Small-subunit ribosomal RNA, central domain from uncultured Sulfurovum sp., 349 nucleotides, folded computationally. The source organism's lineage runs through Bacteria, Pseudomonadati, Epsilonproteobacteria, Sulfurovaceae and Sulfurovum. Its Rfam family is "Bacterial small subunit ribosomal RNA". Rfam links the family to the GO terms structural constituent of ribosome and ribosome. Its mean pLDDT, the model's own confidence on a scale to 100, is 88.
[in-house]
Context: one part of a larger RNA
RNA sequence: CUGGGCGUAAAGCGCGCGCAGGCGGUUUGAUAAGUUGGAUGUGAAAUCCUAUGGCUUAACCAUAGAACUGCAUCCAAAACUGUCAGACUAGAGUCUGGGAGGGGAAGAUGGAAUUAGUUGUGUAGGGGUAAAAUCCGUAGAGAUAACUAGGAAUAUCAAAAGCGAAGGCGAUCUUCUGGAACAGUACUGACGCUGAGGCGCGAAAGCGUGGGGAGCAAACAGGAUUAGAUACCCUGGUAGUCCACGCCCUAAACGAUGAAUGUUAGUCGUCGGGUAGCUAGUCUAUUCGGUGAUGCAGCUAACACAUUAAACAUUCCGCCUGGGGAGUACGGUCGCAAGAUUAAAACUC
Numbered sequence: 001c002u003g004g005g006c007g008u009a010a011a012g013c014g015c016g017c018g019c020a021g022g023c024g025g026u027u028u029g030a031u032a033a034g035u036u037g038g039a040u041g042u043g044a045a046a047u048c049c050u051a052u053g054g055c056u057u058a059a060c061c062a063u064a065g066a067a068c069u070g071c072a073u074c075c076a077a078a079a080c081u082g083u084c085a086g087a088c089u090a091g092a093g094u095c096u097g098g099g100a101g102g103g104g105a106a107g108a109u110g111g112a113a114u115u116a117g118u119u120g121u122g123u124a125g126g127g128g129u130a131a132a133a134u135c136c137g138u139a140g141a142g143a144u145a146a147c148u149a150g151g152a153a154u155a156u157c158a159a160a161a162g163c164g165a166a167g168g169c170g171a172u173c174u175u176c177u178g179g180a181a182c183a184g185u186a187c188u189g190a191c192g193c194u195g196a197g198g199c200g201c202g203a204a205a206g207c208g209u210g211g212g213g214a215g216c217a218a219a220c221a222g223g224a225u226u227a228g229a230u231a232c233c234c235u236g237g238u239a240g241u242c243c244a245c246g247c248c249c250u251a252a253a254c255g256a257u258g259a260a261u262g263u264u265a266g267u268c269g270u271c272g273g274g275u276a277g278c279u280a281g282u283c284u285a286u287u288c289g290g291u292g293a294u295g296c297a298g299c300u301a302a303c304a305c306a307u308u309a310a311a312c313a314u315u316c317c318g319c320c321u322g323g324g325g326a327g328u329a330c331g332g333u334c335g336c337a338a339g340a341u342u343a344a345a346a347c348u349c
Stems, first nucleotide, its partner, number of pairs: 004320003007303002012317001014201004021194003025088007033081002035077008049065006091191001092188003095184003103177007110154001115149007125136002162169002206247006215241002220236004258316006266294012278281001298305001322349003331342004
């Protein structure tokens, strides 16, 4: 270089925006760079191939031809790609309308519960476990009633449901704000797809500074269990969990399934929007968009997937190439650190 692959065997970047690059709708005309045909020149000799000949044959050698698939110039063609000019509306976007939503940010407010404190009532236990003990309690606990404080999370609604690019998002109200779907078809007129680098976002844990700290709870201490018990169980308990700002940048970041476009049987649910019907309903039919179940063709090693494809095709990107060594060493980049990222080899089976 040519291949074969990436749901579960190795392999889809965690997700997005996007420069370069690659690819790109319908139509008219021009051009002739790519493309196609022809001509001319050139493409050293040797080699290779074909034919004939020479060494007794062969290897070898000689002669002739063919070939040298290339390059340059000129002429011609104009379907496709490119370029230039013009037109279009099916892609893409804008506008208008009424709706859906735990999408995001900030502020305010509420109730239940846990805990602590104060006061009252009240008396001997409470707690915990398989059983216990550590622990709390006559300095009055636990229980019960009222009040106060503070922090975190928002029962029911709740759903195969909704929203978001992913991570993720759930009390109520207000303000600001992003996106998507549907309908109208008014406007722009290919403005598109993908995307190496780059930039941004990115659960939890962790880090820095300052707050906060109810519950829970790594570490730690004690009690049990046990042969031991640096555990599982119990009583405590600090970081942390919460907030603001700044880092970290990793996850079974999963649908273990990259993005986009088109095509290819159905049936049954559900969410949002529209249309039609009359029997006017918590209705029926239909359509667009989402989200599920089942299933044909097809595909698959099988499991399964199956209009939300893992089917049939096209475009672009990422990645894989036996197991271990190893996602390690060294070097680079990033980071306060923890470490992250990029990423081998010897050796061995």